[in-house]
Context: one part of a larger RNA
RNA sequence: GAGCGAACGCUGGCGGCGUGCUUUACACAUGCAAGUCGAGGGAGAAAGGGAACUUCGGUUCCCGAGUAAACCGGCGCACGGGUGAGUAACACGUAGGUAAUCUACCCUGGAGACUGGGAUAACCCGCCGAAAGGUGGGCUAAUACCGGAUAAGACCACAGGAGUUUCGGCUUUAGUGGUAAAAGGUGGACUCUUCAUGAAAGCUAUCACUUUGGGAUGAGCCUGCGGGCCAUUAGCUAGUUGGUGGGGUAAAGGCCCACCAAGGCUUCGAUGGCUAGCUGGUCUGAGAGGAUGAUCAGCCACACUGGGACUGAGACACGGCCCAGACUCCUACGGGAGGCAGCAGUGGGGAAUAUUGCGCAAUGGGGGAAACCCUGACGCAGCGACGCCGCGUGGGUGAUGAAGGCUUUCGGGUCGUAAAGCCCUGUCAAGAGGGAAGAAUUGUUCGGGUGCUAAUCAGCUCGAGCUUGACGGUACCUCUAAAGGAAGAUCCGGCUAACUCCGUGCCAGCAGCCGCGGUAAUACGGAGGGAUCGAGCGUUGCUC
Numbered sequence: 001g002a003g004c005g006a007a008c009g010c011u012g013g014c015g016g017c018g019u020g021c022u023u024u025a026c027a028c029a030u031g032c033a034a035g036u037c038g039a040g041g042g043a044g045a046a047a048g049g050g051a052a053c054u055u056c057g058g059u060u061c062c063c064g065a066g067u068a069a070a071c072c073g074g075c076g077c078a079c080g081g082g083u084g085a086g087u088a089a090c091a092c093g094u095a096g097g098u099a100a101u102c103u104a105c106c107c108u109g110g111a112g113a114c115u116g117g118g119a120u121a122a123c124c125c126g127c128c129g130a131a132a133g134g135u136g137g138g139c140u141a142a143u144a145c146c147g148g149a150u151a152a153g154a155c156c157a158c159a160g161g162a163g164u165u166u167c168g169g170c171u172u173u174a175g176u177g178g179u180a181a182a183a184g185g186u187g188g189a190c191u192c193u194u195c196a197u198g199a200a201a202g203c204u205a206u207c208a209c210u211u212u213g214g215g216a217u218g219a220g221c222c223u224g225c226g227g228g229c230c231a232u233u234a235g236c237u238a239g240u241u242g243g244u245g246g247g248g249u250a251a252a253g254g255c256c257c258a259c260c261a262a263g264g265c266u267u268c269g270a271u272g273g274c275u276a277g278c279u280g281g282u283c284u285g286a287g288a289g290g291a292u293g294a295u296c297a298g299c300c301a302c303a304c305u306g307g308g309a310c311u312g313a314g315a316c317a318c319g320g321c322c323c324a325g326a327c328u329c330c331u332a333c334g335g336g337a338g339g340c341a342g343c344a345g346u347g348g349g350g351a352a353u354a355u356u357g358c359g360c361a362a363u364g365g366g367g368g369a370a371a372c373c374c375u376g377a378c379g380c381a382g383c384g385a386c387g388c389c390g391c392g393u394g395g396g397u398g399a400u401g402a403a404g405g406c407u408u409u410c411g412g413g414u415c416g417u418a419a420a421g422c423c424c425u426g427u428c429a430a431g432a433g434g435g436a437a438g439a440a441u442u443g444u445u446c447g448g449g450u451g452c453u454a455a456u457c458a459g460c461u462c463g464a465g466c467u468u469g470a471c472g473g474u475a476c477c478u479c480u481a482a483a484g485g486a487a488g489a490u491c492c493g494g495c496u497a498a499c500u501c502c503g504u505g506c507c508a509g510c511a512g513c514c515g516c517g518g519u520a521a522u523a524c525g526g527a528g529g530g531a532u533c534g535a536g537c538g539u540u541g542c543u544c
Base pairs, nucleotide, nucleotide: 001544002543003542004541006540007539008538009537010536013391014390015389016388017387018386019384020383021349026347027346028345030344031343032342035075036074037073040072041071048063049062050061051060052059053058082302083301084300092226093225094224095223096222097221098220101219102218106215107214108213109212110211111210112209114148115147116146117145123138124137125136126135127134128133154179155178156177157176158175160173161172162171163170164169184207185206186205187204188203193200194199195198228274229273230272235265236264237263240262241261242260243259244258245257246256247255277299278298279297280296281292282291283290284289304325305324306323307322308321327338328337329336330335355381357380358379359378363377364375365374366373367372394424395423396422397421404415405414406413407412428485430480431479432478433477434476438471443466444465445464446463447462448461449460450459488533489532490531491530492529493514494513495512499528500527501526502525503524509516510515
């Protein structure tokens, strides 16, 4: 000199864009943060309103409403969001390998979807319990569950051919035997079939379903190289190193097991200890390098602490389950409930870090055919000069150089065109009026085209009208009045820009270094004046 997620002191007008627990991965009251589908399924309220009857207590019916709240089932909950504890490791970065692998939803091909069955929740009736909850009996449905059939292709076994090979295998082709599938929903019209106004078991459109090939995306595993400190850590290792055979996994492998062998690593630093999430980047520097890893982006790890599996395409799962532990809460003392390192917020710690806000309008995500619902992701608003950037606090004129302050050699000098006065302007703030872009969709109405079909719809596509904004009556524009509401901080001995007076008297004090102060202190304290920056200015801490 530059920089900072800064803090502290004094001061503080406005706006834009960013940014904000670096410390206790400390403990958490309260609310919200993951649901959705009735076009998979069965069942199905109440308040309130109306009508009829009434013994005036009420009863029945209709609307509310096939709505709400539940239940079975499907998909999602493994994403998104947080944190950096652990980890010196194939965790990360980079370059490769997988002939050792998987991949729901999505795209694109092939082949299918036939025929049966038994349950169960909800519900009803009991029982147990303070509660959390549990238990027995009875009824019922499905795209829930389970048989049978079929099998292009898939998988397994057997045995051939061809190609290729890193000699482990891989690809391909004809064959025999065996194994495993499926589910329906909604809309439309009757051409064919059945019943015969019309409807459906038939047809058709669409969304789902089964199996298989390919793709896309995502992931698992393996390898070379790279990036901390300590040798005042020199030896470490028994599943240890390798083999054979097996188990296990989507998958190679001591990953696990039995047996066999005795290996494996290490001064090119093993082992041990300390520290630490890694990277793109960021800061500095002419560069080389040094330091760093907030915000944003990629990867990893974790979710009260430790362990475990279940479900699932995917987890060993932050707002799932089980066990153990610490802590907190409820209890009828028998037993139960909980996990903010999600968004706000509270206590505590600390020099120190924000609102228990608005909205799903946009972008994105989940579910749904869609309408739509959910979304503390996100978009916005609030608070903080925490940072960067921009703007303002007025402009011109004005010499009896006013008053006043300071100083003086008492003549004057200086603050100083500074003020007052006069003439203007109108940024910002204030008030009034107008007032956006961000909106593309979606739905609906009408019209045109395309299109399957026996035909029409549906679907696809184009155009027109209507419909959707949290921010926000915000930005922006115009007008009104008015210089009115808006300047401080540090420094002035040298380094280093800026000097005099008074007070003090090695005292009180200053200080980054050199050093000032013991009676004329430009160095302490005050004043006048000056210098530098300026809504900031200084100090401290840290990095280069």
A computed fold for a 544-nucleotide part of an RNA from an uncultured bacterium, annotated as small-subunit ribosomal RNA, 5' domain. Its Rfam family is "Bacterial small subunit ribosomal RNA". Its family is annotated with structural constituent of ribosome and ribosome in the Gene Ontology. Model confidence (mean pLDDT): 85 of 100.